[in-house]
RNA backbone atom coordinates (compact mmCIF):
# COMPACT_ATOMS: atom_id res chain seq x y z
P N A 1 -0.46 4.02 3.62
O5' N A 1 -0.79 3.24 2.56
C5' N A 1 -0.25 3.21 0.90
C4' N A 1 -0.68 2.73 0.00
C3' N A 1 -1.86 1.67 0.00
O3' N A 1 -2.87 2.70 -1.16
C1' N A 1 0.00 0.00 0.00
P N A 2 -4.73 2.34 -0.61
O5' N A 2 -4.66 0.70 -0.83
C5' N A 2 -4.96 -0.11 -2.25
C4' N A 2 -4.93 -1.38 -1.92
C3' N A 2 -6.16 -1.85 -1.47
O3' N A 2 -7.77 -1.56 -2.37
C1' N A 2 -4.46 -3.11 -0.90
P N A 3 -8.63 -1.18 -1.52
O5' N A 3 -9.04 -2.71 -0.68
C5' N A 3 -9.49 -4.10 -1.74
C4' N A 3 -9.58 -4.88 -0.42
C3' N A 3 -10.95 -4.48 0.81
O3' N A 3 -12.09 -4.69 -0.12
C1' N A 3 -9.17 -6.24 1.53
P N A 4 -13.32 -4.01 0.99
O5' N A 4 -13.72 -4.57 2.37
C5' N A 4 -14.20 -5.92 2.10
C4' N A 4 -13.96 -6.74 3.56
C3' N A 4 -14.66 -5.51 4.32
O3' N A 4 -16.46 -6.32 4.30
C1' N A 4 -12.68 -6.53 5.53
P N A 5 -16.92 -4.47 5.06
O5' N A 5 -16.92 -4.53 6.79
C5' N A 5 -17.38 -6.22 7.62
C4' N A 5 -17.30 -5.91 8.69
C3' N A 5 -17.37 -4.70 9.37
O3' N A 5 -18.53 -4.79 10.13
C1' N A 5 -15.47 -5.14 9.92
P N A 6 -20.01 -3.73 10.01
O5' N A 6 -19.18 -3.00 11.77
C5' N A 6 -19.39 -3.19 12.94
C4' N A 6 -18.46 -2.78 13.70
C3' N A 6 -19.23 -1.36 13.86
O3' N A 6 -19.59 -1.08 15.35
C1' N A 6 -16.64 -1.74 14.00
P N A 7 -20.93 0.15 14.74
O5' N A 7 -20.37 1.01 14.86
C5' N A 7 -19.52 1.42 16.52
C4' N A 7 -19.11 2.65 17.27
C3' N A 7 -19.83 3.92 16.69
O3' N A 7 -18.72 4.77 17.89
C1' N A 7 -17.46 3.60 14.90
P N A 8 -20.28 4.57 18.98
O5' N A 8 -21.79 5.04 18.71
C5' N A 8 -22.07 6.56 18.37
C4' N A 8 -23.76 6.59 18.58
C3' N A 8 -23.96 6.08 20.10
O3' N A 8 -23.55 7.48 21.20
C1' N A 8 -25.84 5.25 18.25
P N A 9 -23.19 6.73 22.28
O5' N A 9 -24.30 7.34 23.24
C5' N A 9 -24.48 8.96 23.34
C4' N A 9 -24.87 9.43 24.71
C3' N A 9 -24.13 8.28 26.17
O3' N A 9 -23.98 9.70 26.78
C1' N A 9 -26.18 7.55 26.26
P N A 10 -22.70 10.17 26.66
O5' N A 10 -21.65 9.31 28.26
C5' N A 10 -20.86 10.42 28.64
C4' N A 10 -19.78 9.12 29.77
C3' N A 10 -19.81 7.63 29.08
O3' N A 10 -18.69 7.16 28.80
C1' N A 10 -21.05 7.88 31.18
P N A 11 -18.54 6.19 27.18
O5' N A 11 -18.79 4.68 28.07
C5' N A 11 -17.76 4.39 28.81
C4' N A 11 -17.72 2.87 29.46
C3' N A 11 -18.48 2.10 28.39
O3' N A 11 -17.32 1.34 27.60
C1' N A 11 -20.38 2.08 29.76
P N A 12 -17.30 0.54 26.51
O5' N A 12 -18.31 -0.08 26.55
C5' N A 12 -18.35 -1.57 27.11
C4' N A 12 -19.07 -3.00 26.99
C3' N A 12 -19.68 -2.64 25.54
O3' N A 12 -18.75 -3.75 25.24
C1' N A 12 -21.43 -2.74 27.18
P N A 13 -19.12 -3.84 23.27
O5' N A 13 -20.27 -3.28 23.18
C5' N A 13 -21.34 -4.35 22.11
C4' N A 13 -22.72 -3.96 22.20
C3' N A 13 -23.92 -4.03 21.72
O3' N A 13 -23.33 -5.27 20.62
C1' N A 13 -24.69 -2.78 23.05
P N A 14 -24.69 -4.94 18.55
O5' N A 14 -25.54 -4.94 19.26
C5' N A 14 -26.61 -4.91 18.30
C4' N A 14 -28.38 -5.03 18.95
C3' N A 14 -28.86 -4.82 18.32
O3' N A 14 -29.70 -5.82 17.32
C1' N A 14 -29.31 -3.38 19.90
P N A 15 -29.01 -5.44 15.73
O5' N A 15 -30.27 -4.28 15.28
C5' N A 15 -31.86 -4.11 15.54
C4' N A 15 -32.22 -3.12 15.54
C3' N A 15 -32.31 -2.31 14.11
O3' N A 15 -33.04 -2.85 13.03
C1' N A 15 -31.58 -1.07 15.60
P N A 16 -32.53 -3.57 11.96
O5' N A 16 -31.64 -2.84 10.91
C5' N A 16 -32.62 -1.24 10.45
C4' N A 16 -31.38 -0.72 9.46
C3' N A 16 -30.98 -1.35 8.99
O3' N A 16 -30.48 -0.51 7.46
C1' N A 16 -28.89 -0.43 10.33
P N A 17 -30.35 -0.52 6.38
O5' N A 17 -31.80 -1.76 6.38
C5' N A 17 -32.96 -1.71 6.10
C4' N A 17 -33.44 -2.19 4.95
C3' N A 17 -34.71 -1.95 4.47
O3' N A 17 -35.08 -0.95 3.29
C1' N A 17 -34.71 -4.43 4.81
P N A 18 -35.97 0.01 3.38
O5' N A 18 -35.64 1.09 4.51
C5' N A 18 -34.89 1.45 5.03
C4' N A 18 -34.61 2.88 5.52
C3' N A 18 -36.29 2.94 6.18
O3' N A 18 -36.53 3.54 6.87
C1' N A 18 -35.46 4.97 4.49
P N A 19 -37.92 3.54 8.34
O5' N A 19 -38.53 5.07 8.25
C5' N A 19 -37.71 5.84 8.51
C4' N A 19 -38.91 7.24 8.74
C3' N A 19 -40.21 6.29 9.97
O3' N A 19 -40.46 7.99 10.73
C1' N A 19 -41.07 7.65 7.75
P N A 20 -39.61 7.99 12.29
O5' N A 20 -41.26 7.79 12.47
C5' N A 20 -42.40 8.45 12.59
C4' N A 20 -43.03 7.84 13.90
C3' N A 20 -42.43 8.60 15.24
O3' N A 20 -43.01 9.29 15.99
C1' N A 20 -42.76 6.43 15.51
P N A 21 -42.95 10.27 16.10
O5' N A 21 -42.25 10.86 17.20
C5' N A 21 -41.35 12.19 17.34
C4' N A 21 -40.43 12.39 18.48
C3' N A 21 -39.28 11.26 18.57
O3' N A 21 -38.27 11.39 18.81
C1' N A 21 -41.01 10.51 20.21
P N A 22 -36.98 11.13 18.50
O5' N A 22 -36.45 10.08 18.64
C5' N A 22 -36.67 8.58 18.18
C4' N A 22 -35.78 7.64 18.48
C3' N A 22 -36.13 7.48 20.11
O3' N A 22 -37.16 6.80 20.74
C1' N A 22 -34.03 6.74 18.60
P N A 23 -36.96 6.64 21.98
O5' N A 23 -36.84 5.45 22.37
C5' N A 23 -36.23 4.78 23.42
C4' N A 23 -36.08 3.48 23.49
C3' N A 23 -35.29 2.95 24.54
O3' N A 23 -35.91 2.52 25.54
C1' N A 23 -34.01 2.37 22.57
P N A 24 -35.41 2.22 27.02
O5' N A 24 -34.46 1.25 27.48
C5' N A 24 -35.62 -0.68 26.66
C4' N A 24 -34.05 -1.26 26.70
C3' N A 24 -33.28 -1.31 28.12
O3' N A 24 -34.44 -2.59 29.54
C1' N A 24 -32.25 -1.98 26.79
P N A 25 -34.03 -1.61 31.07
O5' N A 25 -32.72 -2.09 31.58
C5' N A 25 -32.21 -3.33 31.10
C4' N A 25 -31.08 -4.32 31.63
C3' N A 25 -30.47 -2.76 32.50
O3' N A 25 -30.40 -4.03 33.95
C1' N A 25 -29.32 -3.28 30.16
P N A 26 -30.54 -2.77 34.84
O5' N A 26 -28.90 -2.66 34.91
C5' N A 26 -27.51 -3.57 35.54
C4' N A 26 -26.96 -2.70 35.49
C3' N A 26 -25.95 -1.20 36.15
O3' N A 26 -25.83 -1.92 37.47
C1' N A 26 -25.34 -1.15 33.68
P N A 27 -26.25 -1.14 38.78
O5' N A 27 -25.67 0.61 38.23
C5' N A 27 -23.89 0.54 38.57
C4' N A 27 -23.76 1.80 37.64
C3' N A 27 -24.59 3.27 38.13
O3' N A 27 -23.75 3.63 39.68
C1' N A 27 -24.27 3.43 35.92
P N A 28 -24.27 4.56 40.88
O5' N A 28 -25.01 5.75 39.76
C5' N A 28 -23.90 6.72 39.60
C4' N A 28 -24.33 8.27 39.39
C3' N A 28 -25.42 8.64 39.59
O3' N A 28 -24.98 9.46 41.41
C1' N A 28 -26.00 8.69 37.71
P N A 29 -25.71 9.41 42.39
O5' N A 29 -27.28 10.52 42.21
C5' N A 29 -26.84 11.67 41.85
C4' N A 29 -28.28 12.59 41.42
C3' N A 29 -29.03 11.70 42.44
O3' N A 29 -29.49 13.05 43.43
C1' N A 29 -29.98 11.44 40.68
P N A 30 -29.70 12.60 44.72
O5' N A 30 -31.00 12.03 44.99
C5' N A 30 -32.06 13.08 44.61
C4' N A 30 -33.59 13.22 44.80
C3' N A 30 -34.02 12.16 45.75
O3' N A 30 -34.75 13.07 46.50
C1' N A 30 -34.68 11.41 43.19
P N A 31 -34.50 11.68 47.93
O5' N A 31 -36.00 11.05 47.50
C5' N A 31 -37.29 12.14 47.96
C4' N A 31 -38.18 10.97 47.16
C3' N A 31 -38.32 9.52 47.92
O3' N A 31 -39.17 10.28 49.50
C1' N A 31 -38.54 8.70 46.42
P N A 32 -39.04 9.00 50.59
O5' N A 32 -40.13 7.91 50.47
C5' N A 32 -41.40 7.97 50.23
C4' N A 32 -41.46 5.98 50.04
C3' N A 32 -41.20 5.14 50.79
O3' N A 32 -42.28 5.23 52.09
C1' N A 32 -40.76 3.92 48.90
P N A 33 -41.86 5.22 53.61
O5' N A 33 -41.23 3.67 53.63
C5' N A 33 -41.65 2.46 53.72
C4' N A 33 -41.07 1.20 53.15
C3' N A 33 -39.87 0.93 54.44
O3' N A 33 -40.63 0.64 55.59
C1' N A 33 -38.65 0.57 52.13
P N A 34 -40.42 0.90 57.21
O5' N A 34 -38.39 0.71 57.07
C5' N A 34 -38.49 -0.81 57.26
C4' N A 34 -36.71 -0.44 57.30
C3' N A 34 -35.86 0.02 58.40
O3' N A 34 -36.63 -0.45 59.73
C1' N A 34 -34.77 -0.19 56.50
P N A 35 -36.79 0.84 61.01
O5' N A 35 -35.74 1.25 61.09
C5' N A 35 -35.67 2.61 61.93
C4' N A 35 -34.45 3.05 62.07
C3' N A 35 -33.09 3.38 60.77
O3' N A 35 -33.57 4.46 60.42
C1' N A 35 -32.16 1.98 62.99
P N A 36 -33.32 4.46 58.65
O5' N A 36 -31.70 4.52 58.70
C5' N A 36 -30.82 5.54 58.33
C4' N A 36 -29.46 4.75 58.54
C3' N A 36 -29.32 4.53 57.08
O3' N A 36 -28.92 5.14 56.18
C1' N A 36 -28.07 2.93 58.97
P N A 37 -29.52 4.92 54.57
O5' N A 37 -28.29 3.66 54.27
C5' N A 37 -27.15 4.41 54.05
C4' N A 37 -26.35 2.90 53.79
C3' N A 37 -26.50 1.79 52.52
O3' N A 37 -26.29 2.47 51.05
C1' N A 37 -26.08 0.85 54.20
P N A 38 -27.37 2.62 50.09
O5' N A 38 -26.46 1.17 49.54
C5' N A 38 -25.67 0.30 49.35
C4' N A 38 -25.71 -1.19 49.18
C3' N A 38 -26.88 -1.86 48.37
O3' N A 38 -26.48 -2.16 46.95
C1' N A 38 -26.82 -2.61 50.27
P N A 39 -27.95 -2.03 45.62
O5' N A 39 -28.35 -2.84 46.22
C5' N A 39 -27.92 -3.98 45.44
C4' N A 39 -29.67 -5.60 46.32
C3' N A 39 -30.51 -4.90 45.69
O3' N A 39 -30.56 -5.39 44.25
C1' N A 39 -30.76 -5.19 47.73
P N A 40 -31.23 -5.12 43.07
O5' N A 40 -32.58 -5.19 43.50
C5' N A 40 -33.76 -6.08 43.80
C4' N A 40 -34.84 -6.20 44.41
C3' N A 40 -35.91 -5.10 43.60
O3' N A 40 -36.60 -5.73 41.91
C1' N A 40 -35.64 -4.53 45.89
P N A 41 -36.62 -5.22 40.86
O5' N A 41 -37.65 -3.79 41.41
C5' N A 41 -38.76 -4.20 42.01
C4' N A 41 -40.12 -3.29 42.43
C3' N A 41 -40.00 -1.89 41.71
O3' N A 41 -40.94 -2.36 40.35
C1' N A 41 -39.29 -1.77 43.70
P N A 42 -40.47 -1.60 39.17
O5' N A 42 -41.00 0.38 39.61
C5' N A 42 -42.26 0.28 39.82
C4' N A 42 -42.69 1.39 40.31
C3' N A 42 -42.12 3.06 39.59
O3' N A 42 -42.72 3.69 38.12
C1' N A 42 -41.21 3.54 41.42
P N A 43 -42.51 3.73 37.01
O5' N A 43 -41.76 5.24 37.16
C5' N A 43 -42.42 6.42 37.40
C4' N A 43 -41.63 7.52 37.92
C3' N A 43 -40.56 7.80 36.53
O3' N A 43 -41.51 8.82 36.22
C1' N A 43 -39.72 7.97 39.30
P N A 44 -40.88 9.17 34.19
O5' N A 44 -40.02 10.00 34.62
C5' N A 44 -39.80 11.06 35.42
C4' N A 44 -38.47 12.02 35.54
C3' N A 44 -37.29 11.76 34.42
O3' N A 44 -37.79 13.28 33.18
C1' N A 44 -36.42 10.96 36.48
P N A 45 -37.45 13.01 32.23
O5' N A 45 -35.73 13.39 31.98
C5' N A 45 -35.60 14.71 32.68
C4' N A 45 -33.83 14.96 32.67
C3' N A 45 -33.35 14.52 32.03
O3' N A 45 -32.78 15.65 31.39
C1' N A 45 -32.56 13.24 33.27
P N A 46 -32.34 15.73 29.58
O5' N A 46 -31.36 14.74 29.09
C5' N A 46 -30.32 15.60 29.65
C4' N A 46 -29.18 14.48 29.93
C3' N A 46 -28.66 13.73 28.65
O3' N A 46 -28.00 14.84 27.20
C1' N A 46 -28.99 12.59 29.78
P N A 47 -28.44 15.53 26.18
O5' N A 47 -28.03 13.64 25.14
C5' N A 47 -26.96 13.63 25.16
C4' N A 47 -26.42 13.22 24.03
C3' N A 47 -26.75 13.59 22.43
O3' N A 47 -25.67 13.43 21.86
C1' N A 47 -28.22 11.81 22.34
P N A 48 -24.80 14.64 21.47
O5' N A 48 -25.08 14.56 19.49
C5' N A 48 -26.65 15.51 19.33
C4' N A 48 -26.35 15.88 18.11
C3' N A 48 -25.38 14.69 16.68
O3' N A 48 -26.83 13.93 16.27
C1' N A 48 -24.82 16.70 16.84
P N A 49 -26.62 13.13 15.39
O5' N A 49 -26.21 11.26 15.96
C5' N A 49 -25.15 10.98 16.31
C4' N A 49 -24.79 10.29 16.77
C3' N A 49 -24.19 9.31 15.23
O3' N A 49 -23.61 7.97 15.58
C1' N A 49 -26.65 8.12 15.83
P N A 50 -22.40 8.00 14.31
O5' N A 50 -21.37 9.04 14.44
C5' N A 50 -20.50 9.51 15.61
C4' N A 50 -19.21 10.16 16.07
C3' N A 50 -19.73 10.99 14.45
O3' N A 50 -20.06 12.53 15.48
C1' N A 50 -17.45 10.05 14.54
P N A 51 -21.45 12.77 14.47
O5' N A 51 -19.85 13.73 13.06
C5' N A 51 -19.15 14.81 13.87
C4' N A 51 -18.09 15.18 13.09
C3' N A 51 -19.10 15.57 11.46
O3' N A 51 -19.61 16.93 11.85
C1' N A 51 -17.14 13.71 10.90
P N A 52 -20.61 17.48 11.04
O5' N A 52 -20.37 17.43 9.55
C5' N A 52 -19.16 18.28 8.93
C4' N A 52 -18.91 18.56 7.34
C3' N A 52 -19.68 18.10 6.22
O3' N A 52 -20.35 19.29 6.03
C1' N A 52 -18.56 16.31 5.76
P N A 53 -21.84 19.23 5.55
O5' N A 53 -21.88 18.98 4.03
C5' N A 53 -20.77 19.95 2.64
C4' N A 53 -20.73 18.56 1.81
C3' N A 53 -22.49 18.38 1.20
O3' N A 53 -22.20 19.19 0.36
C1' N A 53 -21.03 16.33 1.72
P N A 54 -24.33 19.45 0.07
O5' N A 54 -24.42 17.98 -1.25
C5' N A 54 -24.13 17.89 -2.07
C4' N A 54 -24.42 16.58 -2.70
C3' N A 54 -25.98 15.74 -2.71
O3' N A 54 -26.20 16.06 -4.01
C1' N A 54 -24.53 14.13 -1.45
P N A 55 -27.95 16.66 -4.48
O5' N A 55 -28.31 15.09 -4.44
C5' N A 55 -28.26 13.96 -4.83
C4' N A 55 -28.83 12.53 -4.99
C3' N A 55 -30.36 12.88 -4.52
O3' N A 55 -31.46 12.56 -5.55
C1' N A 55 -29.38 11.35 -3.01
P N A 56 -32.25 14.04 -5.92
O5' N A 56 -33.03 13.24 -4.91
C5' N A 56 -34.14 12.01 -4.72
C4' N A 56 -34.77 11.25 -3.76
C3' N A 56 -35.04 12.44 -2.92
O3' N A 56 -36.75 12.90 -3.81
C1' N A 56 -34.38 11.82 -1.37
P N A 57 -37.57 14.12 -4.31
O5' N A 57 -37.97 14.95 -2.25
C5' N A 57 -38.68 16.26 -2.36
C4' N A 57 -39.34 15.87 -1.00
C3' N A 57 -38.35 15.68 0.13
O3' N A 57 -37.33 16.59 0.71
C1' N A 57 -40.21 14.78 0.08
P N A 58 -35.88 16.02 0.96
O5' N A 58 -35.82 15.38 2.07
C5' N A 58 -36.55 15.78 3.51
C4' N A 58 -37.21 14.30 4.04
C3' N A 58 -35.89 13.90 4.66
O3' N A 58 -35.22 13.99 5.90
C1' N A 58 -37.84 12.58 4.29
P N A 59 -33.45 13.71 5.75
O5' N A 59 -33.58 12.21 6.09
C5' N A 59 -33.84 11.98 6.91
C4' N A 59 -32.99 10.87 7.70
C3' N A 59 -32.01 11.58 8.41
O3' N A 59 -30.99 10.76 9.16
C1' N A 59 -31.31 9.55 6.36
P N A 60 -31.19 10.94 10.77
O5' N A 60 -30.63 9.40 11.51
C5' N A 60 -28.94 9.91 11.75
C4' N A 60 -28.12 8.82 11.83
C3' N A 60 -28.37 7.91 11.11
O3' N A 60 -27.35 7.80 10.04
C1' N A 60 -28.79 6.79 12.73
P N A 61 -27.34 8.02 8.26
O5' N A 61 -27.79 6.09 8.16
C5' N A 61 -27.19 4.99 8.21
C4' N A 61 -27.80 4.10 8.53
C3' N A 61 -28.42 3.33 6.72
O3' N A 61 -27.71 2.27 6.48
C1' N A 61 -30.22 3.83 8.14
P N A 62 -27.28 1.78 5.87
O5' N A 62 -27.18 2.37 4.27
C5' N A 62 -28.15 1.97 3.25
C4' N A 62 -28.17 2.28 1.51
C3' N A 62 -26.78 2.89 1.41
O3' N A 62 -25.50 2.09 0.66
C1' N A 62 -28.54 4.57 1.21
P N A 63 -24.35 2.09 1.06
O5' N A 63 -23.95 3.63 0.04
C5' N A 63 -24.12 3.08 -1.36
C4' N A 63 -23.69 4.59 -2.02
C3' N A 63 -22.43 4.96 -2.21
O3' N A 63 -21.20 4.30 -2.31
C1' N A 63 -23.47 6.68 -1.60
P N A 64 -19.75 3.80 -1.72
O5' N A 64 -19.25 5.52 -1.87
C5' N A 64 -18.83 6.08 -2.90
C4' N A 64 -18.26 7.50 -3.17
C3' N A 64 -17.09 7.59 -2.15
O3' N A 64 -15.98 7.38 -2.12
C1' N A 64 -18.68 9.38 -1.19
P N A 65 -14.36 6.45 -1.61
O5' N A 65 -14.17 8.13 -0.72
C5' N A 65 -13.79 9.18 -1.27
C4' N A 65 -13.42 10.24 -0.58
C3' N A 65 -12.91 10.25 0.49
O3' N A 65 -11.13 10.21 0.16
C1' N A 65 -14.86 11.31 1.63
P N A 66 -10.71 9.16 1.74
O5' N A 66 -10.74 10.25 2.84
C5' N A 66 -10.35 11.17 3.00
C4' N A 66 -10.82 11.92 4.16
C3' N A 66 -9.95 11.39 5.69
O3' N A 66 -8.47 11.45 5.71
C1' N A 66 -12.50 12.26 5.73
P N A 67 -7.76 10.30 6.99
O5' N A 67 -8.64 10.71 8.04
C5' N A 67 -8.49 11.70 8.77
C4' N A 67 -9.05 11.49 10.06
C3' N A 67 -8.36 10.48 11.20
O3' N A 67 -7.45 10.56 11.81
C1' N A 67 -11.09 10.36 11.05
P N A 68 -6.28 9.15 11.98
O5' N A 68 -7.00 8.52 13.28
C5' N A 68 -8.02 9.26 14.37
C4' N A 68 -8.23 8.40 15.28
C3' N A 68 -7.55 6.57 15.36
O3' N A 68 -7.30 6.46 15.68
C1' N A 68 -10.61 7.36 14.90
P N A 69 -5.80 4.97 16.18
O5' N A 69 -7.02 4.24 16.38
C5' N A 69 -7.36 3.78 17.95
C4' N A 69 -8.25 2.48 17.81
C3' N A 69 -8.02 1.67 16.97
O3' N A 69 -6.87 0.78 17.88
C1' N A 69 -10.40 2.03 16.27
P N A 70 -6.04 -0.43 17.38
O5' N A 70 -6.68 -1.65 16.54
C5' N A 70 -7.19 -1.96 17.32
C4' N A 70 -8.14 -3.75 17.04
C3' N A 70 -7.49 -4.71 16.28
O3' N A 70 -6.38 -5.62 16.55
C1' N A 70 -9.90 -3.50 15.03
P N A 71 -5.41 -5.93 16.16
O5' N A 71 -6.34 -7.15 14.74
C5' N A 71 -6.32 -8.07 15.06
C4' N A 71 -7.57 -8.63 13.92
C3' N A 71 -6.51 -8.80 12.50
O3' N A 71 -5.94 -10.35 12.48
C1' N A 71 -8.37 -7.60 11.55
P N A 72 -4.37 -10.29 12.17
O5' N A 72 -5.07 -11.02 10.53
C5' N A 72 -5.71 -11.69 10.31
C4' N A 72 -5.93 -11.63 8.73
C3' N A 72 -5.00 -11.57 7.91
O3' N A 72 -4.17 -12.68 7.76
C1' N A 72 -6.41 -9.77 7.28
P N A 73 -2.73 -13.25 7.46
O5' N A 73 -2.09 -12.32 6.23
C5' N A 73 -2.84 -12.72 4.70
C4' N A 73 -2.54 -11.79 3.70
C3' N A 73 -1.05 -11.74 3.10
O3' N A 73 -0.41 -13.08 2.91
C1' N A 73 -2.13 -9.89 3.08
P N A 74 1.61 -13.19 2.92
O5' N A 74 2.06 -12.19 2.10
C5' N A 74 1.81 -11.94 1.24
C4' N A 74 2.66 -11.23 0.34
C3' N A 74 4.33 -10.85 0.60
O3' N A 74 4.84 -12.03 -0.02
C1' N A 74 2.88 -8.54 0.47
RNA sequence: GCCCCCUUAGCUCAGGCGGAUAGAGCGGCGGUUUCCUAAACCGUAGGUCGCGUGUUCGAAUCACGCAGGGGGUA
A computed fold for a 74-nucleotide RNA from a bacterium, annotated as transfer RNA. Its Rfam family is "tRNA". Rfam's curators write: Transfer RNA (tRNA) molecules are approximately 80 nucleotides in length. The family's RNA type in Rfam is transfer RNA. The sequence is in RNAcentral, with records from ENA.